The prediction has a mean pLDDT of 88. The part of an RNA shown here (large-subunit ribosomal RNA, domain IV) has 355 nucleotides and comes from an Actinomycetota bacterium. The source organism's lineage runs through Bacteria, Bacillati and Actinomycetota.
Context: one part of a larger RNA
């Protein structure tokens, strides 16, 4: 000096991002427990008493109930009596230690707020979480040789289900609830128009030459083979019309105006597909921000409770509440505490010395 473990005056979270760690609480038996609650619950809530051993004592009493005995409806039947074993409070008196759940083991409690309704799940080896999953809510698919997946295929799963079912998406318990926009994208219809391919067509067109013109150089040029190749017809699609937002998504902006003043219920105007409803709001969202006001503390960038100037909340990418639950976040309070003020000493391992 380090590491495991004990004890500590006085104070007690003054430590620290943060009581991380420690301590404290613990078992049984009575008494008694509050808001709030989806009446189950919260509860072990909180918060107090009591607990050893002797003796009355073979304590009241309580189970079980042998042998015996009595009745019938003769049964693995009923009913008396109660040995025998066994649990076993409450009361008096008294005893003995610093202490009786005497050692081990063996919940610290409360109040606020946030996220998640719970129980569960998850990153095998730095994350258990408010992430995942879920009951339940919704859309959209699917009529059966289903939709859907796997496979070249045969096959198979789904499912020996058949729509109260099966697949896929989103959302996540319950409780009030989900408001407006269909212009874009997507998807579902519709099918008269326009625009389209592959094929069907084959008008012209080119290359070659028997021939046939020319003195020549050259030129024209049938059929056939060949190289092309216009109108015309021709489907999904797409453009077109309409639906559909718990489909992707999206939900304004300047000016003015009331007998103080501020404010703007009101009016103009400009733009959109429509201009954010209810509720909640400096929030797990607030930039400016430690916003202001109230609380709590002597003192609070945090917290709680309003206000609304929402930078940049908002309703199944869900709003907004909610008992219960949570090794999950935050803030306060008790109770103990060597976490600290401030350190000391024990014990055990190590490190050091010699060997």
């Nucleotide at each position: 000096c380090u590491c495991u473990g004990g004890u500590u005056a006085a104070g007690g979270a003054a430590c620290u991002c943060g009581g991380c760690a420690a301590a404290c609480u613990g078992c049984c038996c009575c008494c008694g427990u509050a808001a709030c609650u989806u009446c189950g619950g919260g509860a072990g809530a909180a918060g107090g008493g009591g607990g050893g051993c002797c003796u009355c004592g073979a304590u009241a009493g309580g189970g079980u109930g042998g042998a015996g005995g009595g009745c019938u409806u003769u049964a693995c039947g009923c009913c008396c009596c109660g040995a025998g074993c066994u649990c076993g409070a409450g009361g008096a008196g008294g005893c003995c230690g610093c202490a009786g759940a005497g050692a081990c083991c063996a919940g610290g409690g409360c109040c606020a707020a946030g996220c998640g309704a719970c129980u569960g799940u998850u990153u095998a080896c730095u994350a258990a979480a408010a992430a995942c999953a879920c009951a339940g809510g919704u859309g959209c698919g699917u009529g059966c040789u289903a939709a859907g997946u796997c496979g070249c295929a045969a096959g198979a799963c789904g499912a020996c289900g058949u729509a109260u079912a099966c697949g896929c998406a989103c959302u996540g318990a319950c409780g009030c609830c989900u408001g407006c926009c269909c212009g874009g994208u997507g998807c579902c219809g519709g099918a008269a128009g326009g625009u389209u391919a592959c094929g069907u067509g084959g008008a012209g067109g080119g290359g070659u030459u028997a021939g046939c013109c020319g003195c020549a150089a050259g030129g024209c040029g049938a059929a056939g083979c060949u190289c092309u190749g216009a109108a015309a017809c021709u489907a999904a699609g797409c453009c077109c019309c309409g639906g559909u937002a718990a489909a992707c998504g999206g939900c304004g902006g300047c000016c003015g105006u009331a007998a103080c003043u501020a404010u703007a219920a009101c009016g103009g105007u400009c733009c959109u597909a429509a201009g954010g409803u209810a509720g909640c709001g400096a929030a797990a969202u607030u930039c400016c921000u430690u916003g202001u006001c109230g609380g709590g503390u002597a003192a609070g960038u945090u917290c709680c409770g309003a206000c609304c100037u929402g930078c940049a909340c908002g309703a199944a990418u869900g709003g907004c509440g909610u008992a219960a639950c949570g090794a999950c976040u935050u803030g306060g309070c008790u109770a103990c505490u060597g976490u600290c003020u401030c350190a000391a000493c024990c014990a055990g391992a190590g490190a050091c010395u010699c060997g």